[in-house]
Formats: sequence, structure tokens, C1' cells
RNA sequence: GCCCGAGUAGCUCAGUGGUAGAGCAAUCCCUUCGUAAGGGAAAGGUCAGAGGUUCGAAUCCUCUCUCGGGCU
Repeated sequence: GCCCGAGUAGCUCAGUGGUAGAGCAAUCCCUUCGUAAGGGAAAGGUCAGAGGUUCGAAUCCUCUCUCGGGCU
């Protein structure tokens, strides 16, 4: 230099054009003499950044950044 993959909640990951979700963690509540386990509630997101296409973009296209892999 070229090619491929990944970037979404604190962490691990779903979601492939039509309301952004799950598990774990943390907070509160129930349960217990107390703890753990269990149950429930609420909260947590500029979807890496910018532009474009579209009535509508996390999703499609282009560029940039970061990480990983491959080729030379």
C1' cells in the first nucleotide's frame, strides 16, 4: 500500500429499511433474625464520526477514525 471483519447501555452481545432490545453488573423494593439465592420495579444509548440515498437509516452507499486478521 491492497483486501476482509468488527465498532450498539458500565461489560458481553442481538437487532440487516418502519417504536433501539436481552443477559450480567450497579440502584430501589419484596422475601429472611441476618446473608446468599430467588422474585419484582425503575434507570441506563449523539447506534465510532461526517456526508449521501429514501417518506423513513443502527441497517443501504461514500469518506474518515479506532481495533483485529490476511496479502505484498
Transfer RNA from a bacterium, 72 nucleotides, folded computationally. Its Rfam family is "tRNA". By type it is a transfer RNA. Its mean pLDDT, the model's own confidence on a scale to 100, is 82.